[in-house]
RNA sequence: UUCUCGAAAGGGCAAACCCAUCGCAAGGUGGGGACGCAAAGCCAUCGGCCCGAAACGAGAGGAACUCGGGUGGCCGGGCUGCCGUA
Repeated sequence: UUCUCGAAAGGGCAAACCCAUCGCAAGGUGGGGACGCAAAGCCAUCGGCCCGAAACGAGAGGAACUCGGGUGGCCGGGCUGCCGUA
């Protein structure tokens, strides 16, 4: 000097649960509340798992098949971000 890890400092987010509200539902939003999180910030049109729906619609079309809901605090991955040798 570079790379990796991430102590400390300043802070940040917010599980379960409760109240209100939206939704058929999974679940979302607001308030309270903290289980935890160094990305528990964003992306579901990158891949997978899981949950809802099981009807309908669209595309292709002989059928099969694909898409149309949720979850990023399930995992991999992508993008961005504060401090930084104790």

Predicted 3D model of an 86-nucleotide RNA (c-di-GMP-I riboswitch aptamer) from an Actinomycetes bacterium. The prediction has a mean pLDDT of 79. The organism belongs to Actinomycetes, within Bacteria.